[in-house]
RNA sequence: ACGCGCUGGCGGGACUCGGUGAAAUUCCGAACCGGCGGUGAUCCAGUCGUUGACUGGUAAGCCCGCGACCCGGACGUCGUACCAACGACGGACGGUGGACCUGGUGAGAUUCCGGGGCCGACGGUUGAUCGAUAGCGAUAUCGGUCAGACAGUCCGGAUGGGAGACAGCGCGC
Numbered sequence: 001a002c003g004c005g006c007u008g009g010c011g012g013g014a015c016u017c018g019g020u021g022a023a024a025u026u027c028c029g030a031a032c033c034g035g036c037g038g039u040g041a042u043c044c045a046g047u048c049g050u051u052g053a054c055u056g057g058u059a060a061g062c063c064c065g066c067g068a069c070c071c072g073g074a075c076g077u078c079g080u081a082c083c084a085a086c087g088a089c090g091g092a093c094g095g096u097g098g099a100c101c102u103g104g105u106g107a108g109a110u111u112c113c114g115g116g117g118c119c120g121a122c123g124g125u126u127g128a129u130c131g132a133u134a135g136c137g138a139u140a141u142c143g144g145u146c147a148g149a150c151a152g153u154c155c156g157g158a159u160g161g162g163a164g165a166c167a168g169c170g171c172g173c
Base pairs, nucleotide, nucleotide: 002172003171004170005169006168007167008166010164016030017029018028019027032152033120034119035066036065037064038063043057044056045055046054047053048052061118062117070095071094072093075090076089077088078087079086080085100116101115102114103113104112122156123155124154126147127146128145129144130143131142132141133140134139
């Protein structure tokens, strides 16, 4: 160095101006953001008697995968004394899951350069009015009716999870 195991912390960015409106960081115009691994012709550095080769770093939101969210879930733990059933939590694994064209260079580019596009889980969000409940009241909560406004960026699950990169320890070789 490599393989296996364990441990540790780390591990996502972004609303500014104007317009409409009762209300918008949610709509409209312009602006803003881009996790991880791989690939990679850019760029940087180093080595080698050197038209180049090798090594290290760097280089894709939309190429190939992964993670997050969502759906299912063997099985496990806990609760109702037990079983069953139900509920809560965890969960191997499976499923679902967004977006790129064009010109240039070149042997080769959806990766480089120029130009123009496109994408981004789930839940929440406003007003009027009526009723109920609580309250001295302002008001709050719940329910009905009518109208409405639609989030990559706000709030929440999340002080969570996590691809993975790194470090330490043990064993093997």
FMN riboswitch aptamer (RFN element) from Paractinoplanes bogorensis, 173 nucleotides, folded computationally. The source organism's lineage runs through Bacteria, Bacillati, Actinomycetota, Micromonosporales and Paractinoplanes. Rfam family: FMN riboswitch aptamer (RFN element). Rfam describes the family as follows. The RFN element is a highly conserved domain that is found frequently in the 5'-untranslated regions of prokaryotic mRNAs that encode for flavin mononucleotide (FMN) biosynthesis and transport proteins. Rfam links the family to the GO term FMN binding. It was read from a public genome assembly, where an Rfam model found it.